[in-house]
The prediction has a mean pLDDT of 85. Predicted 3D model of a 350-nucleotide part of an RNA (small-subunit ribosomal RNA, central domain) from an uncultured bacterium.
Context: one part of a larger RNA
RNA sequence: CUGGGUGUAAAGGGCGAGUAGGCGGGGGUAGAAGUCAUGUGUGAAAGGUCGUAAGAAGAGUACGAGAGAGCAUGUGAAACUAGACCUCUUGAGUGCUGGAGAGGGAAGCGGAAUUCCUAGUGUAGCGGUGAAAUGCGUAGAUAUUAGGAAGAACACCAGUGGCGAAGGCGGCUUUCUGGACAGUAACUGACGCUGAGGCGCGAAAGCGUGGGGAGCAAACAGGAUUAGAUACCCUGGUAGUCCACGCUGUAAACGAUGGAUACUAGGUGUAGGGGGUAUAAAAUCCUUCUGUGCCGGAGUUAACACAAUAAGUAUCCCACCUGGGGAGUACGGCCGCAAGGUUGAAACUC
Numbered sequence: 001c002u003g004g005g006u007g008u009a010a011a012g013g014g015c016g017a018g019u020a021g022g023c024g025g026g027g028g029u030a031g032a033a034g035u036c037a038u039g040u041g042u043g044a045a046a047g048g049u050c051g052u053a054a055g056a057a058g059a060g061u062a063c064g065a066g067a068g069a070g071c072a073u074g075u076g077a078a079a080c081u082a083g084a085c086c087u088c089u090u091g092a093g094u095g096c097u098g099g100a101g102a103g104g105g106a107a108g109c110g111g112a113a114u115u116c117c118u119a120g121u122g123u124a125g126c127g128g129u130g131a132a133a134u135g136c137g138u139a140g141a142u143a144u145u146a147g148g149a150a151g152a153a154c155a156c157c158a159g160u161g162g163c164g165a166a167g168g169c170g171g172c173u174u175u176c177u178g179g180a181c182a183g184u185a186a187c188u189g190a191c192g193c194u195g196a197g198g199c200g201c202g203a204a205a206g207c208g209u210g211g212g213g214a215g216c217a218a219a220c221a222g223g224a225u226u227a228g229a230u231a232c233c234c235u236g237g238u239a240g241u242c243c244a245c246g247c248u249g250u251a252a253a254c255g256a257u258g259g260a261u262a263c264u265a266g267g268u269g270u271a272g273g274g275g276g277u278a279u280a281a282a283a284u285c286c287u288u289c290u291g292u293g294c295c296g297g298a299g300u301u302a303a304c305a306c307a308a309u310a311a312g313u314a315u316c317c318c319a320c321c322u323g324g325g326g327a328g329u330a331c332g333g334c335c336g337c338a339a340g341g342u343u344g345a346a347a348c349u350c
Base pairs, nucleotide, nucleotide: 003322004321005320006319007304008303012318014201015200016199021194022193023192025088026087027086028085029084033081034080035077036076037075038074039073040072041071042070049065050064051063052062091191092188093187094186095184096183097182098181103177104176105175106174107173108172109171110154114150115149116148117147118146119145120144121143125136126135162169163168206247207246208245209244210243211242215241216240220236221235222234223233258317259316260315261314262313263312266295267294268293269292270291271290272289273288274287275286276285299306300305323350324349325348332343333342334341335340
């Protein structure tokens, strides 16, 4: 390189919109770039093949013949691919009508709980554990009542429920705003799929500046435990956790399963719509689209399992893998304030 692969053995990019590129629906027309047929030229010589060629065997020489990809050029074909023109509506999109949703941004509001402060009642304990102790408390704690302050999180509802591309999103109200779905069939008429590079988003922790700080809590201190205990348990407690702006760009960023399209037994839930039957209206029942679960046949699979939400049957595009260790390391490049990230070897060794 080819081939074979990528749920768990090595291997799907964390996710998106999209550039180049690759690939791309139905009908028609003419041309003819690719394609196909055929003619001519070229295709040096030597060599190889065949012939002259013999009674046999071996070796050799000479002459002759034929074949040939590619390239150039002429003529022809028009199915397919590409380009041109015309056209279509089923792919894609727009419009209109609906209901659903923790989708996103901003502002405001609320109650429970916690801690603290003030005051009242009240008296000797409280707290904590396996048991204790450190700790708090006669300067009046814990408990309880009233008032006040602060910050953070939103019990029940809550659901293999919903929404989002992923990360993720959960009190209530207002406002701005994205997407999906169902119905309709008015409009556009292939406008599509994928997507190297580049661009944007991206949990937690961490970093910078400024705020905030109730609870929790790395580090740290003390008390226990223990042979020791730099831990598990307990009492404290600072960064941090929260907000604004900026950076970082990583995760078991997982369904360990890239995206798109089409097709391929059934059974049973659930969420959002539509249609029908029945009815006064519903419930019920039947049916259909979209999403999300469980089971299961064919098929696939090394097995486990997957099984219309495929890991089945096919097509297109991207990413990635190629024995273990060395190593996601070194060096260099790029990015970052740093931490570090990204790209990413070799010697050697089994």